[in-house]
RNA sequence: GCCCUCGUAACUUAAUUGGAUAAAGUGCAGGCCUCCGGAGCCUGACAUAGAGGUUCAAUUCCUCUCGAGGGCA
Numbered sequence: 001g002c003c004c005u006c007g008u009a010a011c012u013u014a015a016u017u018g019g020a021u022a023a024a025g026u027g028c029a030g031g032c033c034u035c036c037g038g039a040g041c042c043u044g045a046c047a048u049a050g051a052g053g054u055u056c057a058a059u060u061c062c063u064c065u066c067g068a069g070g071g072c073a
Base pairs, nucleotide, nucleotide: 001072002071003070004069005068006067007066010026011025012024013023019056028044029043030042031041032040049065050064051063052062053061
């Protein structure tokens, strides 16, 4: 330098190949319970790497950039 795969919450994974409010577990915060709370119950906050494009509609498709991994030279 060229090619391929990947990037979703603090962490680990979903979203059946464009369609209804992006879901779950752990963790975090608050509350209830309790003599106490680290157990149990309830509630809540947090994410589509970034920027454009296509489309009525984009996590999904296209382009560029950034990052991670792999292959060739």

Source information:
The RNA shown here (transfer RNA) has 73 nucleotides and comes from a bacterium. Rfam family: tRNA. By type it is a transfer RNA. Its mean pLDDT, the model's own confidence on a scale to 100, is 81.